[in-house]
Context: one part of a larger RNA
RNA sequence: UGACGGGGGCCCGCACAAGCGGUGGAUCAUGUGGUUUAAUUCGAUGCAACGCGAAGAACCUUACCUGGGCUUGAACUGCAGGUAGUAGGGAGACGAAAGUCAAUCGACCCGUAAAGCCGGGAGCCUGCAGAGGUGCUGCAUGGCUGUCGUCAGCUCGUGCCGUGAGGUGUUGGGUUAAGUCCCGCAACGAGCGCAACCCCUACCCUUAGUUGCCACCAGUUCGGCUGGGCACUCUAAGGGGACUGCCCGCGCAAGCGGUGAGGAAGGCGGGGAUGACGUCAAGUCAUCAUGGCCCCUAUGUCCAGGGCUACACACGUGAUACAAUGGACGGUACAAUGGGCGAAGCCGCGAGGCGGAGGUAAUCCCCAAAGCCGUCCUCAGUUCGGAUUGCAGUCUGCAACUCGACUGCAUGAAGGUGGAAUCGCUAGUAAUCGCGCAUCAGCACGGCGCGGUGAAUACGUUCCCGGGCCUUGUACA
Numbered sequence: 001u002g003a004c005g006g007g008g009g010c011c012c013g014c015a016c017a018a019g020c021g022g023u024g025g026a027u028c029a030u031g032u033g034g035u036u037u038a039a040u041u042c043g044a045u046g047c048a049a050c051g052c053g054a055a056g057a058a059c060c061u062u063a064c065c066u067g068g069g070c071u072u073g074a075a076c077u078g079c080a081g082g083u084a085g086u087a088g089g090g091a092g093a094c095g096a097a098a099g100u101c102a103a104u105c106g107a108c109c110c111g112u113a114a115a116g117c118c119g120g121g122a123g124c125c126u127g128c129a130g131a132g133g134u135g136c137u138g139c140a141u142g143g144c145u146g147u148c149g150u151c152a153g154c155u156c157g158u159g160c161c162g163u164g165a166g167g168u169g170u171u172g173g174g175u176u177a178a179g180u181c182c183c184g185c186a187a188c189g190a191g192c193g194c195a196a197c198c199c200c201u202a203c204c205c206u207u208a209g210u211u212g213c214c215a216c217c218a219g220u221u222c223g224g225c226u227g228g229g230c231a232c233u234c235u236a237a238g239g240g241g242a243c244u245g246c247c248c249g250c251g252c253a254a255g256c257g258g259u260g261a262g263g264a265a266g267g268c269g270g271g272g273a274u275g276a277c278g279u280c281a282a283g284u285c286a287u288c289a290u291g292g293c294c295c296c297u298a299u300g301u302c303c304a305g306g307g308c309u310a311c312a313c314a315c316g317u318g319a320u321a322c323a324a325u326g327g328a329c330g331g332u333a334c335a336a337u338g339g340g341c342g343a344a345g346c347c348g349c350g351a352g353g354c355g356g357a358g359g360u361a362a363u364c365c366c367c368a369a370a371g372c373c374g375u376c377c378u379c380a381g382u383u384c385g386g387a388u389u390g391c392a393g394u395c396u397g398c399a400a401c402u403c404g405a406c407u408g409c410a411u412g413a414a415g416g417u418g419g420a421a422u423c424g425c426u427a428g429u430a431a432u433c434g435c436g437c438a439u440c441a442g443c444a445c446g447g448c449g450c451g452g453u454g455a456a457u458a459c460g461u462u463c464c465c466g467g468g469c470c471u472u473g474u475a476c477a
Base pairs, nucleotide, nucleotide: 001477002476003474004473005472007471008470009469010468011467012466013465015461016460019425020424021423022422023421026320027319028318029317030316031315032314033313034311035310042053043052064306065305066304067303068302069301070300077129078128079127080126081125082124083123088105089104092101093100094099108121109120110119111118132295133294135293136292137291141289142288143284144283145282146280148278153192154191155190156189157188158187159168160167161166172183173182174181198272199271200270201269203240204239205238206237207236208235209234212230213229217227218226219225243266246260247258248257249256250255322418326377327376328375329374330373331372332371338366339365340364341358345354346353347352384415389410390409391408392407393406394405395404431453432452433451434450435449436448437447
């Protein structure tokens, strides 16, 4: 100087408390451990691994296993030599394919105006140098990332103090979300962080009208449907607006308090992007790049099939439930983000099929559910719950046996609110309801977004966890 303390003081955070909903019990999905296996490819392992790399494992992917092939090789560069029945196409044979053999057809460019038995080139063959490696080392590395932590800290120049390590500044008194600001002070300044500048959202104005409007007029087969019109809604570009600016109280000031005024909004309005010096020899050699080491008829490469989907078990993360604030049936209403798709009509109980209008899209298509109204069920393993299994189908795809999703009929399991323990959340949040998108031929209970309905509680900081500042002890560095 740090680090640490079941030392102290001050202060924060869904850290506790207050409250709401879960997990831990059941079934299923998914990841992991373990076990098994010819192989169940590899990595990630307290927080910070475990719906993680996987924003799509039937083949492919694929790195694994078994078997069958190739050897300058699937792709790349250079050098030397060779090359007309050559390059290229390929009947046919073996084969699971890859591959191997192969009848037969059969070239091109330049020197050159034309042709050739000449020369050169492309291509091909042989040889060489090299290729190739998801092989090892993240304890050799770059880059990228996680974490403490959006925490308020981390430093420098000059000066001053100290023999020196170092200190001071950065401590102190207030204040703040903040090393934020004020006052004081052997310090005076400055940098990286904080804040602001950026984006979205809440209000208004301007500009602009193939979305919107009977607001206004006319027509109307009643649908903004048509003409007309951009006022409103909206869309998307620019601007305004909030600064403790005003008032009152407290205070030296910074600032704090107010059922204060005005205002759509207050005292950082709400959200995002933004992550200081550093820590963990944290993670990644399998995104990529790269030093060293290793393989070179195989640790390279091609192919078929299998595996990554195994299953006595154990754990994590989720989905669905255990019902009456519910389930079923009928009627009826209201979104947004987005995508590129496919309407009407007809067939099918349905998944879906036929069909093709419209649409390169504020124009066409996809467009809610909970909700509301009515009826039934009356507390039961049930009209709860849907696992599992049988049969019959649909769709995608060369192909759904291992191993896809969905539909119909039948079957109806466990489950009656879950021990110790443990998680999330402070407001348009939790809870609950559906919708869209990426990946993608097909496949979503996961991920990322979107809107609908919409709470309860916070006395307080003693305690648990993490953190900041000052101080104290130390046999630790």